[in-house]
Context: one part of a larger RNA
RNA sequence: UGACGGGGACCCGCACAAGCGGUGGAGCAUGUGGUUUAAUUCGAAGCAACGCGAAGAACCUUACCAGGCCUUGACAUCCCCCUGGAUAUGCUGGAAGCAGCAUAGCCCUUCGGGGCAGGGGAGACAGGUGGUGCAUGGUUGUCGUCAGCUCGUGUCGUGAGAUGUUGGGUUAAGUCCCGCAACGAGCGCAACCCUUAUCAUUAGUUGCUACGCAAGAGCACUCUAAUGAGACUGCCGUGGACAACACGGAGGAAGGUGGGGAUGACGUCAAAUCAUCAUGCCCCUUACGUCUUGGGCUACACACGUGCUACAAUGGCUACUACAAAGAGCAGCGAACUGGUAACAGCAAGCAAAUCUCAAAAAGGUAGUCUCAGUUCGGAUUGUGGGCUGCAACCCGCCCACAUGAAGUUGGAGUUGCUAGUAAUCCCGGAUCAGCACGCCGGGGUGAAUGCGUUCCCGGGGAUUGUACA
Repeated sequence: UGACGGGGACCCGCACAAGCGGUGGAGCAUGUGGUUUAAUUCGAAGCAACGCGAAGAACCUUACCAGGCCUUGACAUCCCCCUGGAUAUGCUGGAAGCAGCAUAGCCCUUCGGGGCAGGGGAGACAGGUGGUGCAUGGUUGUCGUCAGCUCGUGUCGUGAGAUGUUGGGUUAAGUCCCGCAACGAGCGCAACCCUUAUCAUUAGUUGCUACGCAAGAGCACUCUAAUGAGACUGCCGUGGACAACACGGAGGAAGGUGGGGAUGACGUCAAAUCAUCAUGCCCCUUACGUCUUGGGCUACACACGUGCUACAAUGGCUACUACAAAGAGCAGCGAACUGGUAACAGCAAGCAAAUCUCAAAAAGGUAGUCUCAGUUCGGAUUGUGGGCUGCAACCCGCCCACAUGAAGUUGGAGUUGCUAGUAAUCCCGGAUCAGCACGCCGGGGUGAAUGCGUUCCCGGGGAUUGUACA
């Protein structure tokens, strides 16, 4: 100087407390461990692995296993020879890759050849999701959006180093003020960026308006999208050191960082990743490379994590009826009509979309029914019949109808999220994607309770003290 302390004092955080909802019990979905297996590919491992890489494993993907093939190779460059029969279509054998046959079939030219493509050959080489993340780059997580981490000159100290950065106040903040052997500066904080809340101006079509609709008219309103204004403790009062600032008030759509996002200092964990990619070294080279068929990644005594659905009356079911936002769409979204109980199918309008479509928002409201029960709760499981995608749904997809109707009556010890348009609850959309969503990422609707306080648990910050640690 640090680190540590079951040392003392100070400050902060959904850390506790005060509340609301979960999880832990049930069924199912999903990930992991374990076990099994020819293979159940690999990675991730307390917080910070476990609905994680994977924004989507039937084939492909695919890296794994079994079988069948190839060996200058599926991919790249160079050399020599041959061909213009490369490529497309059809047929035969085969599980396919592949092998054989038939038909159609390059360009330029100075006619020497050249370009391009294919086949054969030799070797240089290709190739490796093989190893090492403890050889690395790059990227990422985490402490933590915590308020810290440093430097120059000066001064002090023999020196390591100190000072500045400590102190008195204050702040979300090393934020600011005051003081001071310090004076300045950098990376962080804040601001500049995006979004949301108010208004003005400009611009009005596909949007909006009056009318029952259209045409026509208009741009006040809604809205769209560009510019600007607006919030700065600016004003008033009180406290304070006359400061920084704190508290209260006015005006205001908004008040003291208005709400949210992006943004992550010096560093820590030999943290994660050689399987995104790149890369040193090591290893394989008729195989640890490549192609292909089938299987596996979907197994199942069990254990754990994360979710979904419930156990019901603030509810279930039936009928009628209202109000969104944000998105996506041409190998696409697909209206209306018709058929079907339905999934869906047929025909087909419009739309590269403020125009058309997906599209019905749901919870909500009104009326009826059920009357506390394993039920008109709950929907697992199973059977049968269908639909869709796709060469192909047996292993192993989703959906519909009928039948079946399991566990479950609010969950032990424990544990978790959340401070406001939040929790809770209700639907909608998108990426991936042929098909497949209870996951993920977004959107809006309805909309709470509690916060005395900092004794305690956890994490963090600065000052101080002890130390047999570095």

Small-subunit ribosomal RNA, 3' major domain from an uncultured Clostridia bacterium, 470 nucleotides, folded computationally.
Model confidence (mean pLDDT): 83 of 100.
Its Rfam family is "Bacterial small subunit ribosomal RNA".